Predicted 3D model of a 346-nucleotide part of an RNA (small-subunit ribosomal RNA, central domain) from an uncultured prokaryote.
Model confidence (mean pLDDT): 89 of 100.
Context: one part of a larger RNA
RNA sequence: CUGGGCGUAAAGAGCGCGUAGGCGGUCUUUUAAGUCAGGUGUGAAAGCCCGGGGCUCAACCCCGGAAGUGCACUUGAAACUAAGAGACUUGAGUAUGGGAGAGGGAAGUGGAAUUCCUGGUGUAGCGGUGAAAUGCGUAGAUAUCAGGAGGAACACCGGUGGCGAAGGCGGUCUACUGGACAAUGAUUGACGCUGAGGAACGAAAGCGUGGGGAGCAAACAGGAUUAGAUACCCUGGUAGUCCACGCCGUAAACGAUGAAUGCUAGGUGUCGGGAGUCGAAUCUCGGUGCCGCAGCUAACGCAUUAAGCAUUCCGCCUGGGGAGUACGGUCGCAAGAUUGAAACUC
Repeated sequence: CUGGGCGUAAAGAGCGCGUAGGCGGUCUUUUAAGUCAGGUGUGAAAGCCCGGGGCUCAACCCCGGAAGUGCACUUGAAACUAAGAGACUUGAGUAUGGGAGAGGGAAGUGGAAUUCCUGGUGUAGCGGUGAAAUGCGUAGAUAUCAGGAGGAACACCGGUGGCGAAGGCGGUCUACUGGACAAUGAUUGACGCUGAGGAACGAAAGCGUGGGGAGCAAACAGGAUUAGAUACCCUGGUAGUCCACGCCGUAAACGAUGAAUGCUAGGUGUCGGGAGUCGAAUCUCGGUGCCGCAGCUAACGCAUUAAGCAUUCCGCCUGGGGAGUACGGUCGCAAGAUUGAAACUC
């Protein structure tokens, strides 16, 4: 170099953007770099292979041929790739007027509930559990009514509903802002796909500085349980959870399924458009579920949202342990992340 693979056996990067590179729609024409055909030269000898010969045979040696799949030059071919020129509209983008949406960051605002504070009523319990106790309460708790403070989260609607590239997004209102979709078929005319490096985003926890702190709650304390109980249960409770700015860069970051394009029976539900209809029926485009044929699969299952049939590009795997460890590099304030072995052993 060549092979087989990646839903669950080892293996899809957490996710998009994008550089180089790789790959790339339809038609006409030109060139002839790749490609194909012919010719010439060269491809030393020996060796290998084939034929023949010499030592009694063989090894060995001698003669002839072939091969040397290559390279250079040259004469042609023009289907494909490439390059140049021209054209096209179906890929891609733009435009116009639309409707849907927890898409994003920002500023306001609302009610229920918990806790706390003040006052009223009121009296001996409350709380908690399997049962208790710690705890709270005659300095008046729990319960109840009124007023106030503050923080966090938004019941019902709510839905295999919606939106987002992923992480994720849910009270309500305002302005700002990203994307998708259908319709028209106006416009540009291949402007495309993928994407090593790169740079951006990236739950929770954690870190730095400054705020905030109602509830919850690692650590911690106490009470139980138990042989013990550094737990499960109970009473408390600090970081944290919240906000701003800056780091971290990881997850069962999962559909354990990379992206793009084309093709391949159906049935049924749902969301958003459109055509059609008086309203339906029906048809169509885009999403999102379930069932199911062919086909695929080791099976389970997948099945127009493929794990089917094909093409392009990237990432990754190559027995278990040692080990995602050591060492080195890069990044980080740190925690650590990333890259990533070997000995040895089965």